[in-house]
Parts: sequence; C1' cells; structure tokens
RNA sequence: AAAAGGCAAACCCGGCCGAAAGACGGGGGCGCAAAGCCAUGGGCCUUCGGUCCGGUGCCCCCCACCCGCGGACCGAUGGUUGCCAGGUUACCGAA
Repeated sequence: AAAAGGCAAACCCGGCCGAAAGACGGGGGCGCAAAGCCAUGGGCCUUCGGUCCGGUGCCCCCCACCCGCGGACCGAUGGUUGCCAGGUUACCGAA
C1' cells in the first nucleotide's frame, strides 16, 4: 500500500445517576491513526455552598435574627482527554 477491524460528534429516546455541569444505556454518525488509558499542568463548563444587597410576609407597632423570594460577586473539593500539553500502552502492514 491493501484489507479486516475499532471508536463515535450533533441530534433523538430512557420512571438511568447527579444540585448542576456532566456521566451512563439504546439509536445515530460528524468525524478520529491513538477519538486507547491516566484529571498531572494549562484552558473551558457547572455551583450544592459562601459573602453582600434588595424588597416582602408573620406581629398592634418598631428593630434585629432566621426562613422562603430576587439580584450581584466569590469559590472546585465536581466535570471535560472529541480543547491543548505531558505521561503510558498498543493492532494490521506489501517486505
């Protein structure tokens, strides 16, 4: 080279897990020569949570706190290897 084989994006379905991102199973097939494996570094995604602000309800009234509601900001310990780097292993191969 050739041939065989492999993986599987979007999207659809799932009383399939999760707070979400995302994962998982079935269909699908855009692509992939490591789109095999490892979250180690960077990037990206998410925010259960934290801080602050706002107005509102219970009350005869006022204030504070808690709770529920709305908003802003912050944060991986969660994800993503089909974003990149790094590590690691490997099939066929005219000969």
The prediction has a mean pLDDT of 80. The RNA shown here (c-di-GMP-I riboswitch aptamer) has 95 nucleotides and comes from a soil metagenome. The RNAcentral record of the sequence draws on MGnify. Its Rfam family is "c-di-GMP-I riboswitch aptamer". From the family's description: GEMM was predicted in a large-scale screen for bacterial structured RNA regulatory elements.